[in-house]
RNA sequence: GGGCGCGUAGCUCAGCUGGGAGAGCGCUUGGGUCACAACCAAGAUGUCGGCGGUUCAAUCCCGUCCGCGCCCA
Numbered sequence: 001g002g003g004c005g006c007g008u009a010g011c012u013c014a015g016c017u018g019g020g021a022g023a024g025c026g027c028u029u030g031g032g033u034c035a036c037a038a039c040c041a042a043g044a045u046g047u048c049g050g051c052g053g054u055u056c057a058a059u060c061c062c063g064u065c066c067g068c069g070c071c072c073a
Base pairs, nucleotide, nucleotide: 001072002071003070004069005068006067007066010025011024012023013022019056027043028042029041030040031039049065050064051063052062053061
């Protein structure tokens, strides 16, 4: 330098023939307990990597840049 894949909550990830942003774990509060834990109830989490474009509408499509990984040279 070229090709491919990935980037979504604190962590691991799902999501899509474009229209509601989610799960598990973790966290907070209350219950529970002598006190912890388990368990039960409620709750908070996010500029969907950045910018631009297409569209009535973009996590999803297109371009570009950034980061990470693999392959080729």